[in-house]
RNA sequence: AUCUUAUUAAGAAAGGUGGAGGGAUUGGCCCUUUGAAACCUUGGCAACCCAUCUUCUGAUGUAGGUGCCAAUUCCAAAUAGAUAAGCA
Repeated sequence: AUCUUAUUAAGAAAGGUGGAGGGAUUGGCCCUUUGAAACCUUGGCAACCCAUCUUCUGAUGUAGGUGCCAAUUCCAAAUAGAUAAGCA
């Protein structure tokens, strides 16, 4: 990178470094020097894997693997994107 399945109106930010971009794409509309991206630290959300319990379908979230923490995936479009688990 390809394919399959599931989810995508809920939820959750402070500090340090940094110094102008960011919200995938196009159009719109926004965020941002009252500090963007990126990196680091700490914290949190969530429940896909996982763990425990269980009336076997749910509950819970203490260890661990990912993910996520402006706006409905920000809105519209598409044979679109994102994330998780799996197949070869």
Molecule: SAM riboswitch aptamer (S box leader)
Organism: uncultured Flavobacteriales bacterium